[in-house]
Predicted 3D model of a 112-nucleotide RNA (THF (Tetrahydrofolate) riboswitch aptamer). The sequence was found by an Rfam model in a public genome assembly. Its mean pLDDT, the model's own confidence on a scale to 100, is 75.
């Protein structure tokens, strides 16, 4: 001096697992505000999340069963519930595949 690695945060798949919603929450889309984080140290974006305000757009419910309400008794309808299967670009958690500093400095690591 010079070339090549490594290493977070998180991001998303799959699986299992426990809610929630199904009387539509969230999810995704979008506009403003505000605030966070971004490898070992430093900067940090038009990228990312997180939040509080608008807006547009949008759904899958089903079966069994207990209860209850009238002038008797029985169903039927209605109204609470409770179980199961399902829906939902849902939530958390755990396992696991992937991908992983925008980016610029410097620092580890091996060669040279």
């Nucleotide at each position: 001096u010079g070339c090549a690695g490594a290493g977070u945060a998180g991001a998303c798949g799959u699986u299992a697992g426990u809610g929630c919603g199904u009387u539509a929450a969230g999810u995704g889309c979008u506009c403003g505000g505000u605030g966070a984080a971004c490898a070992g140290g430093g900067a940090g974006u038009u990228g990312u999340c997180a939040u509080c305000g608008g807006g547009a757009c949008g759904a899958a419910g089903g079966a069994u069963c207990u209860u209850u309400u009238u002038a008797c008794u029985g169903a039927u309808c209605g109204a609470a519930g409770a179980u199961c299967c399902g829906c939902g670009g849902u939530a958390c958690u755990a396992a696991u595949a992937u991908c992983g500093c925008a980016u610029c400095c410097c620092g580890c690591u091996g060669c040279u």